Predicted 3D model of a 273-nucleotide part of an RNA (large-subunit ribosomal RNA, domain VI) from a Candidatus Omnitrophota bacterium. Its Rfam family is "Bacterial large subunit ribosomal RNA". Model confidence (mean pLDDT): 84 of 100. The source organism's lineage runs through Bacteria, Pseudomonadati and Candidatus Omnitrophota. The sequence was found in a public genome assembly.
Context: one part of a larger RNA
RNA sequence: CGUGCGAUACUUGCAGGGGAAAUCUUCCCAGUACGAGAGGACCGGAAGAUACAGACCUCUGGUGUUCCAGUUAUCCUGCCAAGGGUAAUGGCUGGGUAGCCAUGUCUGGAAAGGAUAAGCACUGAAAGCAUAUAAGUGCGAAGCUAACCUCAAGAUUAUGUAUCGUUUCCCUUCGGGGAUGAAGGCUCCUCGUAGACCACGAGGUUGAUAGGUCGCGUGUGUAAGACCAGUAAUGGUUUAAGCUAAGCGAUACUAAUAGGCCAAAAACUUGAC
Repeated sequence: CGUGCGAUACUUGCAGGGGAAAUCUUCCCAGUACGAGAGGACCGGAAGAUACAGACCUCUGGUGUUCCAGUUAUCCUGCCAAGGGUAAUGGCUGGGUAGCCAUGUCUGGAAAGGAUAAGCACUGAAAGCAUAUAAGUGCGAAGCUAACCUCAAGAUUAUGUAUCGUUUCCCUUCGGGGAUGAAGGCUCCUCGUAGACCACGAGGUUGAUAGGUCGCGUGUGUAAGACCAGUAAUGGUUUAAGCUAAGCGAUACUAAUAGGCCAAAAACUUGAC
């Protein structure tokens, strides 16, 4: 820009595109058919496995430089105690929430069609026979097509359904132009399940969108201070304490204020029932 007014939701998909498609082992049938024996099935059924693919984080683990603790050297807060800084930009060490992730968990390649290839056949002449082929007919593959998952109406044949709006003026060369600003949208702002930007999504006081606060959870592992025991290092009690990120819930305390911009058309007749 188009989809013959402007919008908001949902939607069709034999229009079309993309993805996927795997393989193996064991058991039953059955030590059966077959075979002198050795050996050893078709068909059909069942259970697993490997690789690959998708999704996810309950479990098992990894990471987790914004959480907790321990600890060495040195400096600082005058000193003790308690804290803080630096140590190749986490000093080192032990753990660890959310998120992300696999080595973890779940799922998938299922069933059942159509037309076929090689191949196997039926009927059957040319050629009184024969012949699967010449006319005609059937079976037959991990392949083709559909089925499965997914994108999809720029599918210009531009789908469909529902709902909302379509006001009032001016100029005109009568083609149109300008204003108003409906439904709706954008800007702006608070953000994340989204993200390079944009987009997408959740919200903007008729509000839980983010922060804060409160409660819970989780992690760490028993804070500081005081008291007690010990010459002291240290240990014990108060104390399963103290602190606690990204998690869950509640709560308008703070910030989403205010404002700006874009944006609307003809018909309203005729015929049929």